[in-house]
């Protein structure tokens, strides 16, 4: 430099055009003499810009980061 792939809560994984879901973590509460365990609840995310569409995490395009292949 060219080609291909991946980017979603702090972490891991869903959503295959129609209110972004779950687990762990964290916080609060219940229980417990305390802690742990258990149960309930809460906080928190679509890499950035543009486009298509009534509607985009999803489709298109450019850029950024990472991985693979070629040189």
């Nucleotide at each position: 430099u060219g080609g291909g792939g991946u980017g979603u809560c702090g972490u891991c994984u869903a959503a295959g055009g129609g209110c972004a879901a779950g687990a762990c973590c964290u916080c609060a509460g219940a229980u417990u003499u305390u802690g742990g365990a258990u149960c309930u609840g809460a906080u928190g995310a679509u890499g950035g810009g543009g486009g298509u569409u009534c509607g985009a995490g999803u489709c298109c395009u450019c850029c950024c980061a990472c991985c693979c292949c070629a040189g």